About this RNA: This is a predicted structure of a 73-nucleotide RNA (transfer RNA) from a Gemmatimonadota bacterium. It matches the Rfam family "tRNA". Rfam links the family to the GO term triplet codon-amino acid adaptor activity. Rfam classes the family as a transfer RNA. The sequence is in RNAcentral, with records from ENA. Its mean pLDDT, the model's own confidence on a scale to 100, is 82.
[in-house]
RNA sequence: GGGGCCGUAGCUCAGCUGGGAGAGCGUCCGGUUUGCAACCGGGAGGUGGCCGGUUCGAGCCCGGCCGGCUCCA
Repeated sequence: GGGGCCGUAGCUCAGCUGGGAGAGCGUCCGGUUUGCAACCGGGAGGUGGCCGGUUCGAGCCCGGCCGGCUCCA
């Protein structure tokens, strides 16, 4: 320098054919217990890496850039 894959909640990740942004763990509150753990109920938490484009509508499609992993030279 070139090719491929990836970037979504604090962490690990899902998101089917473009239309509701989600799960588990963690965290907070409550219940249960003599107390803790476990268990049960509920809540908060997201500029979707950045910028632009297409579209009535973009996590998803297109372009550029940034970062990570990997292969080739």